[in-house]
RNA sequence: GGGGCUAUCGUCUAGGGGUUAGGACACCGCCCUUUCACGGCGGCAACAUGGGUUCGAAUCCCAUUAGCCCUACCA
Numbered sequence: 001g002g003g004g005c006u007a008u009c010g011u012c013u014a015g016g017g018g019u020u021a022g023g024a025c026a027c028c029g030c031c032c033u034u035u036c037a038c039g040g041c042g043g044c045a046a047c048a049u050g051g052g053u054u055c056g057a058a059u060c061c062c063a064u065u066a067g068c069c070c071u072a073c074c075a
Base pairs, nucleotide, nucleotide: 001071002070003069004068005067006066007065010025011024012023013022018055027043028042029041030040031039048064049063050062051061052060
């Protein structure tokens, strides 16, 4: 230099055109408990950035950014 893959709550992840963007752990509150832990209930919190396509984009396309992998050249 070329090619491929990935990017969603604090973390791990589901969802691949019409959702209130779901779950687990963590965190916060309440209950339970003599206390803590466990357990139960509830809450907070996310689609990398910019364009395009579309009636409608987290989802499809392009570019960029970041990470990972493969490969070529140089040394």
Annotation
Model confidence (mean pLDDT): 83 of 100. The RNA shown here (transfer RNA) has 75 nucleotides and comes from a Holophagaceae bacterium. Taxonomically the source falls in Holophagaceae (Bacteria, Pseudomonadati, Holophagae, Holophagales). Its Rfam family is "tRNA". By type it is a transfer RNA.